[in-house]
RNA sequence: UUCUCUUAAGGUGAUGGAGUUCACCUCAACCGCUCGGAAAUUCUUCUGAUGCUGAUGACUCCUGAGCAGAA
Numbered sequence: 001u002u003c004u005c006u007u008a009a010g011g012u013g014a015u016g017g018a019g020u021u022c023a024c025c026u027c028a029a030c031c032g033c034u035c036g037g038a039a040a041u042u043c044u045u046c047u048g049a050u051g052c053u054g055a056u057g058a059c060u061c062c063u064g065a066g067c068a069g070a071a
Base pairs, nucleotide, nucleotide: 009026010025011024012023013022016062017061018060019059020058021057032052033051034049035048036047037046038045039044
C1' cells in the first nucleotide's frame, strides 16, 4: 500500500415524519411500471405521452394532497 474478515457505527428499501420489525449495503445498498421515438449494438442511455399505481419493504400513527358523505 492492497485484499479479506470481524466489531462498532451508519445508511438504503420510486413522493414527508415518527415508532416497531424484516431485508440489504459498507461507499455500496437504492433511484417504479407501460407505450412510442432516437442513439447505441445486444448490455444500456436519452427523450415524449389530454400514460398508470403509491406518501409504508411491512404494520401503526401523524402531516400534505385528492375524492365521497354527514353535521

A computed fold for a 71-nucleotide RNA from a Spirochaetales bacterium, annotated as Fluoride riboswitch aptamer (crcB RNA motif). The model forms 100% of the base pairs in the Rfam consensus.